[in-house]
This record gives sequence, structure tokens and C1' cells, in this order.
RNA sequence: AACUCAUCAAGAACGACCGAGGGAUCAGGCCCGAUGACGUCGUAGCAACCGGUUCUCCGAAAGGAUGAACGGCAAGGUGCUAAAUCCUGCCUGGCAGCAAACCCAGGGACGAUGAGGG
Repeated sequence: AACUCAUCAAGAACGACCGAGGGAUCAGGCCCGAUGACGUCGUAGCAACCGGUUCUCCGAAAGGAUGAACGGCAAGGUGCUAAAUCCUGCCUGGCAGCAAACCCAGGGACGAUGAGGG
């Protein structure tokens, strides 16, 4: 790397530097951007995946749990801090009329993040 599992409509920005594109990819749309986006660095914050605490269970113990609680735990490891993963693309249903589109609902695909994994 493959692969597995969980989550993805909530939340959280200032400063410095840089200088033209950026929002993963392709397409369509819609946005952000010289009132400086994107990016980098610093600081701050959000959140609660890992973690922490307590209980329960297993164990002779060391220790372990794929168990529960803690919104009122957050020191540490990640992550994140425009817009639903910005929206759509594929399938199914609503949906029936030659048929399709729009719209709505559900699912999927792609992707992201974490924890495993090797």
C1' cells in the first nucleotide's frame, strides 16, 4: 500500500509571510479570491477517534475487554477550524401514461478523518 471497522447537515480564526488562483480527481453547477483566497508558519480554538477516569466483567496476578457511564474528563497522539464530503453524476422507490426530465426519499460509488492491519 491492500484490506477491515466507525464517522462525515454540529462545532471551532486571528496574526505574519507569500502572490493567483482555489474549493481531491473528471464533467456540469455554485461559490471563495488583489478588501489577498489557496498555501506555509505561529498562536488560539473546536471536537472527542485514540487517550483519560469510574464502574462492570475476565484473570491467581500482571494485565485484558470487541462492556457501560462520564454532554458537567481533555494533560497527551492525530484530526479539523467557508459553504452537507459545497451540490450533482450510479442504482432503487415515490412514478402511473410512448418516454424522459424536474422534484422528494433511501442506498451506493468516490473521497476525507480516525482506529486497526501488515
Molecule: SAM riboswitch aptamer (S box leader)
Organism: Chlorobiota bacterium